[in-house]
The RNA shown here (transfer RNA) has 73 nucleotides and comes from a Fidelibacterota bacterium. Lineage of the source: Bacteria > Pseudomonadati > Fidelibacterota. It matches the Rfam family "tRNA".
């Protein structure tokens, strides 16, 4: 230097043809419990990795950038 893929909640990942951002696990609160663990129940936590375009609407598409991995020289 050329190509490719991922980027979303602390974490590991979904989101179907562009239409309300979600689960599991962790993190707090109650229940139960002599206490914990287990097991209910309920909350919190998002600039969808950043700016820019198209749309009536963008995590989805275009476009440049950054980080990371791979692949080719």
């Nucleotide at each position: 230097a050329g190509g490719a893929g991922u980027g979303u909640a602390g974490u590991u990942c979904a989101a179907u043809u562009g239409g309300u951002a979600g689960a599991g696990c962790g993190u707090c609160g109650g229940c139960c419990u002599c206490c914990a663990a287990a097991g209910c129940c309920g909350a919190a936590a998002g600039u969808u990795g950043a700016g820019g375009g198209u749309u009536c609407g963008a995590g989805u598409c275009c476009u440049u950038c950054c980080a990371c991995u791979c692949c080719u020289g």